Transfer RNA from a Clostridia bacterium, 72 nucleotides, folded computationally. It matches the Rfam family "tRNA". The RNAcentral record of the sequence draws on ENA. NCBI's taxonomy places the organism under Bacteria, Bacillati, Bacillota, Clostridia.
[in-house]
RNA sequence: GGGGCAUUAGCUCAGUGGUAGAGCUGCGGGCUUUUAACCCGUAGGUCAUUGGUUCGAUCCCAAUAUGCCCUA
Numbered sequence: 001g002g003g004g005c006a007u008u009a010g011c012u013c014a015g016u017g018g019u020a021g022a023g024c025u026g027c028g029g030g031c032u033u034u035u036a037a038c039c040c041g042u043a044g045g046u047c048a049u050u051g052g053u054u055c056g057a058u059c060c061c062a063a064u065a066u067g068c069c070c071u072a
Base pairs, nucleotide, nucleotide: 001071002070003069004068005067006066007065010024011023012022013021018055026042027041028040029039030038048064049063050062051061052060
């Protein structure tokens, strides 16, 4: 230099065009002599950035950024 993959909650990840979710973590409560465990509730998102397509984009297209892999 060329090609590919990934980017969504604090962390690990779902979500193939129609109101963004789970587990863990955090916070509050219940249970318990207490802690842990267990149970209930709750908080937390510019879906990497910019633009395009569309009535409508996390999703399709392009560019950019960061990381990883292959190749020369």